[in-house]
Molecule: RNase P RNA; transfer RNA
Organism: Thiobacillaceae bacterium
């Protein structure tokens, strides 16, 4: 220097005028001085708050899932460890390829030898394997030949399970060695299983010696095994309160018969499909509460920012020191002019913090890992 | 601002791991002078992007798009 890759940061920029919203002062005329984001978005996960429920532990239901750590807490982030999987380099090669494959990028990555349950179509055959097409016919068995000995035919009884066929997947793989023919029958490597030993907190890795292959795939099918979770949301929940109408409580009044108390009756309303039966009831004033419009409040000083030291590979954590940096409720953060540049995307708070996810013109920086020069 | 819930042909509306039913509508035909109506027959869908699986309309995530409920007693 070039390539390629991963992070991080910023989000027109300056002045002037005229407005909104706080918030402070005000001589009440006004002044100052603050005003959206990396994603405010999607409301997908976490959590703090609040207010119902709740002794405790337990079913139902739900999430979570290699390993270790960070954290208020998470499904989120940081390190590892496993698997995959991409490109340049680099090997081979005429070339098409192919082999090795960096920094990278991907992994909802417990358990399939606890049970059940799935697997259309095609295939012989889809989880107790199995035999369509092949091989084989050593031995048995018939024919035929021969004096025998054996030899040849059939493919009957049987053996096989190499090869071919279907499929997404077919009972380990590769070379032998056997054998009629064939097989983990048996040899070697690998590959797998659990054992031991080594290293590592562990995931997990290396190494021995053993077993002849038993254990094939889904668990984002049910399920098992470990962990984790009480519901509901600021329209949460407080707090002050008109007007009308309910309500509660007093005082006056309260039809018609009967002399009077008390009873019946009649009006109205409810319960009732309807009777019956019950129950309840009238007007006016005066106090209460409860509660609706509305109104404060919650509301922003917080797992905060910034710089600085130290602790750890890191994620993060600790310690000093400074700073205050929207708070609205038809709901503010805007227009205009000018100058200038690389010509300006996506988008716009509503309780309030972690994250994830999705969208976005472009600019600057830094890390890695290859190549190339040059020292 | 919160929270729930869908999305299958033009319409309606079943299926919930194996080639998506029906009805109305449409388009051909038959039938009638001509049309309805009936008969036959026939096109056309799984909102969209990934993952999981041998295979997704279904099962899981994101995303888009729609509807509904949220003062206060009871």
């Nucleotide at each position: 220097g070039g390539a390629g890759u991963c992070g991080g940061c910023c989000a027109g920029a300056c002045a002037g005028c005229c407005g909104c919203u706080g918030u402070g002062c005000u001589u009440c005329g006004g002044c100052a001085c603050a005003g959206a984001g990396g994603a405010a978005a999607g409301u997908c996960c976490g959590g703090g708050c609040u207010c119902c429920a709740c002794a405790g532990g337990g079913c139902a239901g739900g999430g979570u899932g290699c390993c270790a750590g960070g954290u208020a807490a998470c499904g989120c982030c940081u390190g590892g460890g496993c698997g995959c999987u991409a490109u340049a380099a680099g090997u081979c090669g005429a070339a098409a390829g192919a082999c090795c494959c960096a920094a990278g990028g991907c992994g909802a990555c417990g358990g399939a030898a606890a049970g059940u349950g799935c697997a259309a179509c095609a295939g012989a055959a889809a989880a107790c394997a199995u035999a369509c097409c092949g091989c084989c016919g050593a031995u048995g068995g018939u024919u035929c030949a021969g004096a025998a000995a054996u030899g040849a035919a059939c493919a009957c009884a049987g053996g096989c399970a190499a090869g071919g066929u279907u499929g997404a997947a077919a009972u380990g793989g590769u070379g032998g060695u056997g054998u009629a023919a064939g097989a983990g029958a048996c040899c070697a490597c690998c590959g797998c299983g659990g054992c031991c030993g080594u290293g590592g907190c562990a995931a997990c890795a290396c190494g021995g010696a053993c077993g002849g292959c038993a254990u094939g795939g889904c668990a984002a099918a049910c399920c098992c095994c470990a962990c984790c979770c009480g519901g509901a949301g600021c329209a949460a929940g407080g707090c002050c309160a008109a007007a009308u109408a309910g309500g509660c409580a007093g005082a006056c009044g309260c039809g018609u018969u009967c002399c009077c108390u008390g009873a019946a009756c009649a009006c109205c309303g409810g319960c009732g499909g309807c009777c019956c039966g019950c129950c309840g009831g009238a007007g006016u004033c005066u106090g209460c509460g409860g509660g609706u419009a509305g109104g404060c409040u919650g509301c922003u000083a917080g797992a905060g920012g910034c710089g600085g030291c130290g602790a750890g590979u890191g994620a993060u954590c600790g310690c000093c020191g400074u700073c205050c940096c929207a708070g609205a409720u038809g709901a503010a953060u805007g227009g205009c002019u000018g100058u200038c540049c690389a010509c300006g995307a996506c988008a716009g708070a509503a309780c309030c913090c972690g994250g994830c996810u999705u969208a976005c013109c472009g600019g600057c920086c830094g890390g890695c890992u290859c190549c190339c020069u040059u020292u | 601002g919160g929270c729930g819930c869908g999305a299958u042909g033009g319409c309606a509306g079943a299926g919930u791991g194996g080639u998506c039913a029906u009805g109305c509508a449409g388009c051909g035909g038959c039938c009638u002078g001509c049309a309805a109506a009936g008969c036959c027959g026939u096109g056309g869908a799984c909102g969209u992007c990934g993952g999981u699986u041998c295979g997704a309309u279904u099962c899981c995530g994101g995303c888009u798009c729609g509807c509904g409920c949220c003062u206060c007693c009871a």